[in-house]
Molecule: transfer RNA
Organism: Actinomycetes bacterium
RNA sequence: GCGGCCGUAGCUCAGGUGGUUAGAGCGUCUGGUUGUGGCCCAGAAGGUCGGGGGUUCAAGUCCCCUCGGUCGCCCCA
Numbered sequence: 001g002c003g004g005c006c007g008u009a010g011c012u013c014a015g016g017u018g019g020u021u022a023g024a025g026c027g028u029c030u031g032g033u034u035g036u037g038g039c040c041c042a043g044a045a046g047g048u049c050g051g052g053g054g055u056u057c058a059a060g061u062c063c064c065c066u067c068g069g070u071c072g073c074c075c076c077a
Stems, first nucleotide, its partner, number of pairs: 001073007010026004019057001028044005050066005
C1' cells in the first nucleotide's frame, strides 16, 4: 500500500428482510432478607449505536468519507 472483519451501557455481547419506546448477563446504586457481610429477591440509574455526510416519511441496520483495533496479502530494507 491492497483486501476482509470488528467498533452498540463501566465490562462481555444480542439486536430476521430499515419501522416508530435500542436490549441481555455481569458490574454499580437503592430497598428487602440476614446479628453483619455474602448468596438470594425486588427495583433503579446508566447509551452522541466510533465520528461526519448522504438516501428515505423513517437508519444501530443501506451508501460514501474518515478514525481506531485486528487478521491476511504485496513491496522495500